[in-house]
């Protein structure tokens, strides 16, 4: 550094919930329509977690009529190859970043299709010139020559100066980011302007299932952001066990819409279904199933005592399953640096 396991043990007493069997009572706190004999008592047996948590993904199951098609409606995912019922999960690998290493981290398609944005600072945020460098060329000024002239002088020419026209983007400065980097050449000064190496891009060859890697060649070069719109590829109907099914009890109807097709199938279009729909008023608010080798709705899984060790953390099921994430004292094991 990584992975895995465990997460108070034992004994006694008393208690709680489910199941099975016995005993006891035929009326018990009440009710009795349905379901269902049953309060008590005895015996046996089972009774929270690695996360039961968050409810974040994926499914099973259930209903919505069979769960249909298209869309520049909408939502999700995003390196590659496998695994899986499926996934946004897992495994291996690639690329990028960190570390001396073991190893860790990454919401990791596209920025040479288009649009948009890039705070503050700064001249300029894909195009700019603040300081600066230059001023070859043109301009202006001064001087020499021409000019051996009495003296002056044009055009011309040479030199120096100014920094007016203008050239540059190397250096400074601003910034998270400034037009590929370093060096040599080149130039008035400079610049991929030329060249070498490095980086990146395109293309070819080889290796690899692939992401990609290695090598050659080329023109000389392209800022960042897609967790902004957008583009590309793949996926997606809705609701959620208060789903939903059955039984029982009870009540009172009214308004509007509807076979000229309502409601419904997430939006729109197509297509489909086919008799109800919406609102107001009235009644009930009970039971069983769904429901599990813990399992309810009266919601169980606990308390006390003794003892061992230094200590005992985070926390408790509510349809079920696969994941992820978050919380967590202590202990044990294995591998690697």
């Nucleotide at each position: 550094c990584u992975g895995g396991c465990u997460g108070u043990g034992c004994a006694g007493u008393c208690g709680c919930g489910g199941g099975a069997g016995g005993u006891c009572g035929a009326a018990u706190a009440c009710c009795g329509a349905a379901u269902a004999c049953g309060a008590g008592u005895c015996u046996c047996u089972c009774g929270a977690g690695g996360a039961a948590a968050g409810u974040c993904c994926g499914g099973a199951c259930a209903c919505c009529a069979a769960a249909g098609g298209g869309c520049g409606c909408g939502g999700g995912c995003g390196g590659u190859g496998g695994g899986u019922a499926a996934c946004g999960c897992c495994c291996a690998c690639c690329c990028g970043g960190g570390g001396a290493a073991a190893c860790c981290c990454g919401c990791g398609g596209g920025a040479a299709a288009g649009u948009g944005c890039c705070a503050c600072a700064g001249a300029g945020a894909c195009a700019u010139a603040c300081c600066g460098c230059c001023g070859a060329u043109g301009g202006c000024g001064c001087g020499g020559c021409c000019a051996u002239u009495a003296g002056c002088u044009a055009a011309g020419u040479c030199g120096c100066g100014c920094a007016c026209a203008g050239g540059c983007a190397a250096g400074g400065g601003u910034g998270a980011a400034a037009a590929g980097g370093u060096g040599c050449g080149g130039u008035a000064a400079g610049a991929g302007c030329g060249c070498a190496c490095c980086g990146g891009c395109a293309u070819c060859g080889c290796g690899g299932u692939g992401a990609c890697g290695c090598g050659g060649u080329g023109g000389c070069c392209a800022g960042g952001c897609a967790a902004a719109c957008c583009c590309c590829g793949c996926c997606c109907g809705g609701u959620g066990c208060a789903a939903g099914g059955c039984c029982a009890a009870g009540c009172a109807g009214g308004a509007u819409c509807g076979a000229c097709g309502a409601c419904c199938c997430g939006g729109c279009c197509c297509g489909g279904c086919g008799a109800g729909a919406u609102c107001c008023a009235g009644g009930u608010g009970g039971g069983c199933c769904g429901c599990a080798u813990a399992g309810a709705u009266g919601g169980a899984u606990g308390a006390c005592u003794g003892u061992g060790c230094a200590a005992g953390a985070c926390a408790g099921a509510a349809u079920c399953c696969g994941g992820c994430u978050u919380a967590c004292a202590g202990g044990c094991c294995a591998g690697c640096u």
Molecule: Bacterial RNase P class A
Organism: soil metagenome